[in-house]
RNA sequence: GCCCCUGUAGCUCAAUGGUUAGAGCACCAGACUCAUAAUCUGUGGGUUGCAAGUUCGAGUCUUGCCGGGGGCA
Numbered sequence: 001g002c003c004c005c006u007g008u009a010g011c012u013c014a015a016u017g018g019u020u021a022g023a024g025c026a027c028c029a030g031a032c033u034c035a036u037a038a039u040c041u042g043u044g045g046g047u048u049g050c051a052a053g054u055u056c057g058a059g060u061c062u063u064g065c066c067g068g069g070g071g072c073a
Stems, first nucleotide, its partner, number of pairs: 001072007010025004018056001028042004049065005
């Protein structure tokens, strides 16, 4: 330099182009306990890497850039 894969909550991951982007774990609060842990319940937490395009509608499709991983030279 070229090609492929990938980027979504603090972490690991879902979500067929169509309802307000969800789950588990973690964090926080509460219940339980003399107390802690475990267990149970609940709240909060997201400009879906950035920018444009297509579309009535984009996390999803297209393009460029950026980050990560792999391959070729």